Annotation
Predicted 3D model of an 88-nucleotide RNA (c-di-GMP-I riboswitch aptamer) from an uncultured Peptococcaceae bacterium.

[in-house]
């Protein structure tokens, strides 16, 4: 310097969509199903995004509109933490 071992091994999770279900919604759970993922295991601490029941304001017959998280997203990013295999 080049080549081989090396398209590792054993596996894991499960997007969209559909069934049933909880929820005002976002979204969650359940079973099927695989788009993908070396943490697509867990945590809402920071940023970001989604929803607006309740509350506030406007309109004002009603209806509607705007703002707002105490609700949510970990498969948006960062951070924390735990784990499997191989090499050095």
């Nucleotide at each position: 310097a080049g080549a081989g071992u090396u398209u590792a091994a054993g596996g894991g999770c499960a997007a969209a969509c559909c069934u049933c279900u909880c929820g005002a919604a976002a979204g969650g759970g359940u079973g099927g199903g695989a788009c993908g993922c070396a943490a697509a295991g867990c945590c809402a601490c920071g940023g970001g995004c989604c929803u607006a029941a309740g509350g506030u304001g406007c309109u004002g017959u009603a209806g509607g509109c705007a703002c707002u998280a105490u609700g949510g997203c970990a498969g948006c990013c960062g951070g924390g933490u735990u784990g499997c295999c191989g090499g050095u």
The model forms 95% of the base pairs in the Rfam consensus. It was read from a public genome assembly, where an Rfam model found it.